[in-house]
RNA sequence: AGUCGGACAGGUGGUCGCGGCGGGGCCGCAAGGCACCCGUCGAGGAAAGUCCGGGCUUCGCAGGGCAGGGUGCUGGCUAACGGCCAGUCGAGGUGACUCGAAGGACAGUGCAACAGAAAGCAGACCGCCUGCCUCGCAAGAGGCCGGCAAGGGUGAAACGGCGCGGUAAGAGCGCACCGCCCCUCCGGUGACGGAGGGGGCACGGCAAACCCCACCCGAAGCAAGACCAGUCCGGGAUCGCGAGGGAAACUUCGCCAGCGUGGCCCGCGUUGACGCCAGAUCUCGAGUAGGUCGCACGAGCCGUCCGGCAACGGCCGGUCCAGAGGAAUGACCACCACCGACGGCAACGUCGGAACAGAACCCGGCUUACGGCCGGCU
RNA sequence: GCCGGGGUCGCCUUCUGGUCGAGGGCCCCUGUCCUACAAACAGGUGCAGUAGAGUUCGAUCCUCUACCCCGGUACCA
Numbered sequence: 001a002g003u004c005g006g007a008c009a010g011g012u013g014g015u016c017g018c019g020g021c022g023g024g025g026c027c028g029c030a031a032g033g034c035a036c037c038c039g040u041c042g043a044g045g046a047a048a049g050u051c052c053g054g055g056c057u058u059c060g061c062a063g064g065g066c067a068g069g070g071u072g073c074u075g076g077c078u079a080a081c082g083g084c085c086a087g088u089c090g091a092g093g094u095g096a097c098u099c100g101a102a103g104g105a106c107a108g109u110g111c112a113a114c115a116g117a118a119a120g121c122a123g124a125c126c127g128c129c130u131g132c133c134u135c136g137c138a139a140g141a142g143g144c145c146g147g148c149a150a151g152g153g154u155g156a157a158a159c160g161g162c163g164c165g166g167u168a169a170g171a172g173c174g175c176a177c178c179g180c181c182c183c184u185c186c187g188g189u190g191a192c193g194g195a196g197g198g199g200g201c202a203c204g205g206c207a208a209a210c211c212c213c214a215c216c217c218g219a220a221g222c223a224a225g226a227c228c229a230g231u232c233c234g235g236g237a238u239c240g241c242g243a244g245g246g247a248a249a250c251u252u253c254g255c256c257a258g259c260g261u262g263g264c265c266c267g268c269g270u271u272g273a274c275g276c277c278a279g280a281u282c283u284c285g286a287g288u289a290g291g292u293c294g295c296a297c298g299a300g301c302c303g304u305c306c307g308g309c310a311a312c313g314g315c316c317g318g319u320c321c322a323g324a325g326g327a328a329u330g331a332c333c334a335c336c337a338c339c340g341a342c343g344g345c346a347a348c349g350u351c352g353g354a355a356c357a358g359a360a361c362c363c364g365g366c367u368u369a370c371g372g373c374c375g376g377c378u
Numbered sequence: 379g380c381c382g383g384g385g386u387c388g389c390c391u392u393c394u395g396g397u398c399g400a401g402g403g404c405c406c407c408u409g410u411c412c413u414a415c416a417a418a419c420a421g422g423u424g425c426a427g428u429a430g431a432g433u434u435c436g437a438u439c440c441u442c443u444a445c446c447c448c449g450g451u452a453c454c455a
Base pairs, nucleotide, nucleotide: 001378002377003376004375005374006373008371010336011335012334013333014332015331016330018042019041020040021039022038023037024036025034026033027032044356048367049366051365052364053363054362055361056221057220058219059218060268061267063266064265065264066263068217069216070215071214072213073087074086075085076084077083088102089100090099091098092097103212104211108210109209110206111205125152126151127148128147129146131144132143133142134141135140160178161177163175164174165173179201180199181198182197183196184195185194186193187192225293226292227291228290233285234284235283236282237281238280239279240255241254242253243252244251245250258276259275300319301318302317303316305314306313307312338353339352340351341350342349343348379451380450381449382448383447384446385445388404389403390402391401396435405424406422407421408420409419410418428444429443430442431441432440
């Protein structure tokens, strides 16, 4: 200098203040209330972003299909996951180590601008070469019929790479090595690895393009939802329904009674799953946001031991650890500890500093923000 | 708290995996006209993909992360 991991997030005491709980006190006939007293508890590693997953709750049941969405090497862990652990392969790095949406491009459809001769069952611009003709003393130059793709050039990508042989020049045309494909054997649970043999190369890239394959997912979310109490106001307009009056035009009054669709279909169940209904829509003004539960004992935390490489699991013991609802968790003082600056030989003294950030149903992850400390390795 | 949508010149907006230079309107600047201003006409330029990674030959567009903005939602009819 780098890389990986771990633990911490100042401590103790005092005074005042805030919220919850328990006990007491006071008030009240009671329900209950209180600005009173005592005790006790009171943010985080990320409480954050809300990016995934689960618990829980409602949707009559939640079984099948469709649509839609997600994941994608292998094995394991887990309540579950796109997370974690251990491996495989590939990539990066001198290295410690890190990263990887890492199935399929012979199921089909599609895309590849510009450049370039040619961009997908391709192609010949420069070029290389045999032969023939013309010119030339010659070297050579030009043209024509053909062969070729080694070299140059274009491109992100040019139909295996490289070397030797071979050839007129060339070419897997032949051979060795490497790559690729196929077969067999061995190791491994598996991804995969190793060995041997064969093939002369057919089969390029993109699926974070549509798609195919395998697996997973019902939807909504605590402002879910349950219970109690209460409310559902006043004026106006339009349409409608019911009742009454009237020959009619018209007019008067009233109009809070609950349900049904999981995104679609089928199925089950149901009196019924087809709108049944009697109210519906708009507008002006005013008012109100009740209480309790959900809700904090939980995949909880701490410790010993055991199994496992590990993630994790198990036995035993201990422990209770915020619970608000416009939303508490704060301030000051003293001492100690840490860091920095200055002074000093030192002991020490003076001054200053301490990051990111604040729970809102709960939990497991990921990501992002951030301070110093310790350890392993290169 | 929960859920959903979106970030393109100073403002509004089109666009799409492709070259170079992302187009249009308003705006801005210069000139003509006018005593002057406005309007009109002519010309010109300026000013853009929120940021960072990844996929791809190539990203404003596809994917992920962060940041910012907007909307909906609280018994009941």
Predicted 3D model of RNase P RNA and transfer RNA as a complex of 455 nucleotides. Its mean pLDDT, the model's own confidence on a scale to 100, is 77. Rfam match: Bacterial RNase P class A. Rfam describes the family as follows. Ribonuclease P (RNase P) is a ubiquitous endoribonuclease, found in archaea, bacteria and eukarya as well as chloroplasts and mitochondria.